[in-house]
RNA sequence: UUUAUCCAGAGUGGCUGAGGGAACAGGCCCGACGAAGCCACAGCAACCGGGCGGCAACGCCAAGGUGCUAAUUCCUGCCCGAUAAACGGGAGAGAUAAA
Numbered sequence: 001u002u003u004a005u006c007c008a009g010a011g012u013g014g015c016u017g018a019g020g021g022a023a024c025a026g027g028c029c030c031g032a033c034g035a036a037g038c039c040a041c042a043g044c045a046a047c048c049g050g051g052c053g054g055c056a057a058c059g060c061c062a063a064g065g066u067g068c069u070a071a072u073u074c075c076u077g078c079c080c081g082a083u084a085a086a087c088g089g090g091a092g093a094g095a096u097a098a099a
Stems, first nucleotide, its partner, number of pairs: 001099006011041005019030003024077004042069003047065002050061004073093001078090004
């Protein structure tokens, strides 16, 4: 850079000790009943790889490579649906995978 996906799913323990939810702003949350980080183990998922079934579409398995395990990517910000609220759609940004 391109393509695909992002309303599903899945946490305990140890070390440590005050922040965290990407950045900015606003909101709303989480946090001394322990944030972030690191380690161990466990789990989720099925993008890649592998195995099995199938003509295929696709389905099943999960010991490999990643990823992930509060809240929709926590929500909003820009555009559209005449307007306001609500709601919906899209864009942008971000994350992950593959090339």
This is a predicted structure of a 99-nucleotide RNA (SAM riboswitch aptamer (S box leader)) from a soil metagenome. Of the family's consensus pairs, 97% are formed in the model. The sequence is in RNAcentral, with records from MGnify. Model confidence (mean pLDDT): 85 of 100. Its Rfam family is "SAM riboswitch aptamer (S box leader)". Gene Ontology term of the family: regulation of gene expression.